[in-house]
RNA sequence: GGGCGGUUAGCUCAGUUGGUUAGAGCAAUUGCUUUACACGCAAUGGGUCGGGAGUUCGAGUCUCUCACCGCCCA
Numbered sequence: 001g002g003g004c005g006g007u008u009a010g011c012u013c014a015g016u017u018g019g020u021u022a023g024a025g026c027a028a029u030u031g032c033u034u035u036a037c038a039c040g041c042a043a044u045g046g047g048u049c050g051g052g053a054g055u056u057c058g059a060g061u062c063u064c065u066c067a068c069c070g071c072c073c074a
Stems, first nucleotide, its partner, number of pairs: 001073007010026004019057001028044005050066005
């Protein structure tokens, strides 16, 4: 330098053919339970979907570009 894959909540990840509220598990917080802790049960908070631009009535999803991570080729 070229090719491929990836970047979504604190962590690990899903997200269908672009469509009506952006989700799960774990973690955190609060409550119930307990003498207390743990377990269990219930609830709550937490995201501008890696940055920017474009297409569209509408973008996590499509296009371009930049950054970072991994693999391969030279």

The RNA shown here (transfer RNA) has 74 nucleotides and comes from a Kiritimatiellia bacterium. Its Rfam family is "tRNA". It is annotated as a transfer RNA. Taxonomically the source falls in Kiritimatiellia (Bacteria, Pseudomonadati, Kiritimatiellota). The coordinates come from a structure-prediction model, not an experiment, and the mean pLDDT is 81.